[in-house]
Molecule: c-di-AMP riboswitch aptamer (ydaO/yuaA leader)
Organism: Blastococcus sp. URHD0036
RNA sequence: GGCUGGACGCCGCCGAGUCGUGACCGCGCACGCGGAGCGAGCCGGGGACCCAUCGCAGUACUGGGGUGAAUCCCGCGUACCGAGCCCAGCUCGGCCGCGGGUAGGGCGACUUCCCUCCCGAACCCGUCAGCUAACUCGGUAGGCGGCCAUGGAAGAAACG
Numbered sequence: 001g002g003c004u005g006g007a008c009g010c011c012g013c014c015g016a017g018u019c020g021u022g023a024c025c026g027c028g029c030a031c032g033c034g035g036a037g038c039g040a041g042c043c044g045g046g047g048a049c050c051c052a053u054c055g056c057a058g059u060a061c062u063g064g065g066g067u068g069a070a071u072c073c074c075g076c077g078u079a080c081c082g083a084g085c086c087c088a089g090c091u092c093g094g095c096c097g098c099g100g101g102u103a104g105g106g107c108g109a110c111u112u113c114c115c116u117c118c119c120g121a122a123c124c125c126g127u128c129a130g131c132u133a134a135c136u137c138g139g140u141a142g143g144c145g146g147c148c149a150u151g152g153a154a155g156a157a158a159c160g
Base pairs, nucleotide, nucleotide: 010146011145012144013143014142018040019039020038021037024035025034026033027032041140042139043138044137045136046135051130063128064125065124066123067122072101073100074099075098076097077096080094081093082092083091084090085089104119105118106117108115110155111154112153113152114151
C1' cells in the first nucleotide's frame, strides 16, 4: 500500500414497524443503560342499516378466509395420489422440482419522467368472517446496503 472479515458511530433502503414515559424488573459504586408495562402516532383484523351476494347444467380436483407487491400463464421432468380407457401401457388432473414469462412492486441519496437493474416470497386463522357507523381485538418486527453511493432529462433548493 492492496484485498478480505469483524465491532462501534453516522448516513441510507425494503417494511406499519417510529416517538414519549417508564414508581416495576435486570445490570451497575453512582451517573446511567436495557426490559416489562402505559401512552401518542402509524398499521391490520372483526363488526349494523343500506348495498352486494344468494340463477341453471356438466366434469376431475378442491373447505373457506387474512397479512403482503408477491398473482396468473406456458413448457419440461419424474416418484407418489386419483380418475378414465382399447389396461403392466396411454391420457387427464393433483402434489413436487426446474426453466420462461406476467398482473403487480422496489432502489437509483431533493422531486418527477425516461431508462437500466432487482423482487414477483413467506407466513397466519382453523370449518368461520362480503361491505360496514358505533363498538371491539391485535401489531409496532425482521432484513439489507454505504462514503457521492448507476445513467440521462427537466424542475427546485442551496451557494456565489